The RNA shown here (transfer RNA) has 72 nucleotides and comes from an Elusimicrobiaceae bacterium. It was read from a public genome assembly. Rfam family: tRNA. The family's RNA type in Rfam is transfer RNA. Rfam links the family to the GO term triplet codon-amino acid adaptor activity.
[in-house]
RNA sequence: GCCUUCUUCGUCUAUCGGUUAGGACGUCGGAUUUUCAAUCCGAAAAGAGGAGUUCGAUUCUCAUAGAAGGCG
Numbered sequence: 001g002c003c004u005u006c007u008u009c010g011u012c013u014a015u016c017g018g019u020u021a022g023g024a025c026g027u028c029g030g031a032u033u034u035u036c037a038a039u040c041c042g043a044a045a046a047g048a049g050g051a052g053u054u055c056g057a058u059u060c061u062c063a064u065a066g067a068a069g070g071c072g
Base pairs, nucleotide, nucleotide: 001071002070003069004068005067006066007065010025011024012023013022018055027043028042029041030040031039048064050062051061052060
């Protein structure tokens, strides 16, 4: 230098163009308990940033940034 893949709540991870973006752990609140732990119920919390296509984009396209791998 070229090619490929990836980037989603605090962390891990789902989501084949129409969802209120789901789950686990964690956090917070409540119940239970003498207290803690455990258990149960509930809540908050996310699409790397930009442009385009589309009635509608996390999803498709483009270039950028970052990460990983391969070739030279």